[in-house]
Overview: A computed fold for a 73-nucleotide RNA from a Bacillota bacterium, annotated as transfer RNA.
RNA sequence: GGGCGCAUAGCUCAGUUGGGAGAGCACUUGGUUCGCAUUCAAGAGGCCGGGGGUUCGAAUCCCCCUGCGUCCA
Numbered sequence: 001g002g003g004c005g006c007a008u009a010g011c012u013c014a015g016u017u018g019g020g021a022g023a024g025c026a027c028u029u030g031g032u033u034c035g036c037a038u039u040c041a042a043g044a045g046g047c048c049g050g051g052g053g054u055u056c057g058a059a060u061c062c063c064c065c066u067g068c069g070u071c072c073a
Base pairs, nucleotide, nucleotide: 001072002071003070004069005068006067007066010025011024012023013022019056027043028042029041030040031039049065050064051063052062053061
C1' cells in the first nucleotide's frame, strides 16, 4: 500500500422486506431478611464510530474518513 471483517447502553452482544432502538450482566430505588446474600418489582442509562449522499423515512443501502482485528505484498 491492497483485500476482508468488526465499531449499537458502563461491559458482553442481538437487531433481514428500510418504518418500535433492544437483551443479559452491572447500576439506582422499593419489597422480601434481625442484617447480608438470594429473589421479586420498578427505574435510569444511547449523537447506533465521524462526515456526506439516496429515500417520504437510514443502525440497516452507497461513498469518504477514523480506530481495531486478520490475510497478501
The source organism's lineage runs through Bacteria, Bacillati and Bacillota. Its Rfam family is "tRNA". Rfam's curators write: Transfer RNA (tRNA) molecules are approximately 80 nucleotides in length. Rfam classes the family as a transfer RNA.